[in-house]
RNA sequence: CUCUUAUCCAGAGAGGCGGAGGGACCGGCCCGAUGAAGCCUCGACAACCUGGGUGCGUAUGAUGUGGGCGCAUACGCAUCCAAGGUGCCAAGUCCGGCAGAAAGUCAAUUUCUGGAAGAUAAGAG
Numbered sequence: 001c002u003c004u005u006a007u008c009c010a011g012a013g014a015g016g017c018g019g020a021g022g023g024a025c026c027g028g029c030c031c032g033a034u035g036a037a038g039c040c041u042c043g044a045c046a047a048c049c050u051g052g053g054u055g056c057g058u059a060u061g062a063u064g065u066g067g068g069c070g071c072a073u074a075c076g077c078a079u080c081c082a083a084g085g086u087g088c089c090a091a092g093u094c095c096g097g098c099a100g101a102a103a104g105u106c107a108a109u110u111u112c113u114g115g116a117a118g119a120u121a122a123g124a125g
Base pairs, nucleotide, nucleotide: 001125002124003123004122005121006120007119008118013042014041015040016039017038021031022030023029025097026096027095028094043089045087048085049084050082051081052080053079054078055077056076057075058074059073060072061071093117098114099113100112101111102110103109
């Protein structure tokens, strides 16, 4: 960088350096000298991967056997705990962008559904 899958209306900031941009892109609308980006330190949030507990289900195994209960292991689902690897800490991914539907003085516009794009994680190339 590409592909696949999942999630994206929840949550969580202080200090130091820095010194004008930032919110991916485009349009809008915002944030920013009461200090943007970036870097560092500490902290927080979350729970994708990870580890552990509990319950249920399935399969297998041992014992046993008429069968079940019970036991062990693996997997799946639900739930709880931890926080090692990531991530994240203005605004719903800030809103829209493409397609369809509904409402509307069929105007502006609004709402809904799906998609595209993007972000993050896990896996693959």
Source information:
Predicted 3D model of a 125-nucleotide RNA (SAM riboswitch aptamer (S box leader)) from uncultured Thermanaerothrix sp. The sequence was found by an Rfam model in a public genome assembly. Its mean pLDDT, the model's own confidence on a scale to 100, is 84.